[in-house]
Context: one part of a larger RNA
RNA sequence: GAUGAAUGCUGGCGGCGUGCUUAACACAUGCAAGUCGAGCGGAAACAUGCCUUCGGGUGAUGUCGAGCGGCGGACGGCUGAGGAACACGUGGGAACAUACCCCAGAGUGAGGGAUAACGCACCGAAAGGUGUGCUAAUACCGCAUAAUCUCUACGGAGUAAAGCAGUAAUGCGCUUUGGGAAUGGCCUGCGUCGGAUUAGAUAGUUGGUGAGGUAAAGGCUCACCAAGUCGACGAUCCGUAACUGGUUUGAGAGGAUGAUCAGUCAGACUGGAACUGAGAUACGGUCCAGACUCCUACGGGAGGCAGCAGUGGGGAAUCUUUCACAAUGGGCGAAAGCCUGAUGGAGCAACGCCGCGUGCGGGAUGAAGGCCUUCGGGUCGUAAACCGCUUUUAUAAGCGAGAAAUAUGAUGGUAACUUAUGAAUAAGGGUCGGCUAACUACGUGCCAGCAGCCGCGGUCAUACGUAGGACCCAAGCAUUAUCC
Repeated sequence: GAUGAAUGCUGGCGGCGUGCUUAACACAUGCAAGUCGAGCGGAAACAUGCCUUCGGGUGAUGUCGAGCGGCGGACGGCUGAGGAACACGUGGGAACAUACCCCAGAGUGAGGGAUAACGCACCGAAAGGUGUGCUAAUACCGCAUAAUCUCUACGGAGUAAAGCAGUAAUGCGCUUUGGGAAUGGCCUGCGUCGGAUUAGAUAGUUGGUGAGGUAAAGGCUCACCAAGUCGACGAUCCGUAACUGGUUUGAGAGGAUGAUCAGUCAGACUGGAACUGAGAUACGGUCCAGACUCCUACGGGAGGCAGCAGUGGGGAAUCUUUCACAAUGGGCGAAAGCCUGAUGGAGCAACGCCGCGUGCGGGAUGAAGGCCUUCGGGUCGUAAACCGCUUUUAUAAGCGAGAAAUAUGAUGGUAACUUAUGAAUAAGGGUCGGCUAACUACGUGCCAGCAGCCGCGGUCAUACGUAGGACCCAAGCAUUAUCC
């Protein structure tokens, strides 16, 4: 000098930031991922219309629970356990993929069989499930067409599609191919902590041939063949650790560090696995096993805050179970819009940085009082009182933006501005032997105590305690911890 700090004493305001560094410990409660009726059959609820035997009926309209279907849930948000590795950083590379978006070419014909919802009948305490009957689609299936697509022995062979809205124009889609944009997967040179009281390690191991597999190269996997490969330029083993831009210190070189913000990686109760999909081996999906918690009619079920708040626990220590989708951005939708604890705000905390204030001018009989005194006086000290002034701040009232486009403002009647009141509402902490700025008195008497180092204290203590005074900082001041 620095800090995501903590502790002690103290504490007026504002702006901007920051806030579980420990138990990747366990979690009550609420919310955090939905959306589309302009894909579909429909109508649980509400409203309107119509009919009505006043019980109700009717999808006709606005709309719409549940269901089928599509897109999204692989983003965003959190955490740093693991990992010493192509994980990260940087520079290259070839054998790849890409939903949505953009550009361009070609096409979008004629059919089929189901199934959920629903009805009926059942099982179960529940979670949930069974049988049977009916129905639709942008759900599913084959047929036709077939190139600038794929394979090829170059003869040929194979492979698509879906409709919806609108009075119409047309719009939104669908299939296939090529290109783009951007993103991702893979390979590789170099860099990347400590230990030799770790010296040898390795059998899919190293290479080849062939095959399988993948979007793709490859022992990635397998069969056969060869016996290689790595290592004192530190292999292997052990320990520790997310990495980087940065941050901090330093004149620099270097050291230390990796909170917030940004990029990458990894994880989602623990371990394992695949499914779906353009993309996951998927935080708020599935399956299996385990530990734990909960429900149960004992047969069986349910759960996963390292999302936002919040609770317990641990700890020296770290916040509200808040407001809004107004802005920015994201998902879905033709749109209106819906969803969004992302985000924008407010709340709490002197935790940090910065700014402001706690008055200004005059005022000597140097008042009273305190302290010291050589008893003359000195000092606190222009300090106070007193006189005059101002109003930052405060309090009250008024007015009142910008952030928003043409409409929409959570913040918030906020910021700013105007007026009124009245010095009014606002100072402490540490130190004073030397280092080191600042000294006397009393008390104590190697006691009580101080202390960063040297060292103070045993009756004359500037070093302990108290008081007066002084010095240094100041809404802070000290101490402790850690780094340079």
Predicted 3D model of a 484-nucleotide part of an RNA (small-subunit ribosomal RNA, 5' domain) from an uncultured Candidatus Saccharibacteria bacterium.
The full RNA is in RNAcentral, with records from ENA and SILVA.
The prediction has a mean pLDDT of 86.
Its Rfam family is "Bacterial small subunit ribosomal RNA".